SAM riboswitch aptamer (S box leader) from a Bacteroidota bacterium, 129 nucleotides, folded computationally. The prediction has a mean pLDDT of 83.

RNA sequence: CGCUUAUCCAGAAAGGCUGAGGGACAUGGCCCAUUGAAGCCUUGGCAACCCGCCCGAGCGAUCGGGAGAAGGUGCCAAUUCCAUCCCGUCCGUCGCGCGUCGAAGCGUGGCAGCGGAUACAGAUGAGCU
Numbered sequence: 001c002g003c004u005u006a007u008c009c010a011g012a013a014a015g016g017c018u019g020a021g022g023g024a025c026a027u028g029g030c031c032c033a034u035u036g037a038a039g040c041c042u043u044g045g046c047a048a049c050c051c052g053c054c055c056g057a058g059c060g061a062u063c064g065g066g067a068g069a070a071g072g073u074g075c076c077a078a079u080u081c082c083a084u085c086c087c088g089u090c091c092g093u094c095g096c097g098c099g100u101c102g103a104a105g106c107g108u109g110g111c112a113g114c115g116g117a118u119a120c121a122g123a124u125g126a127g128c129u
Stems, first nucleotide, its partner, number of pairs: 002128007013043005021032003026084004044076003049072002053066005080121001086116004092111007
């Protein structure tokens, strides 16, 4: 790097160096930033994926629950900042067809809005090659 899998609307500070960007990629938005971005360092913190402990089920692999936070990670703006794949809905809007003397009305497609689910992608843990 790749594969598998779980989770991703919660939570978490203060200094030092440095000096213009950052929010993964692309597009469209919208935010943060010289009242110092990103990066590095020190201390602190959040959380509970792994490890360890306790209880239950099981022949077992393993599954469920609980307490805790020393160790291994991770994280400390905004939902993975929002949207883009799909489905539904739709009092808005644009077009097409039918319809009417003309309207009204009916059907249909696109866009916007709202909602759902999670598609792709990403992040993190664990396992594997």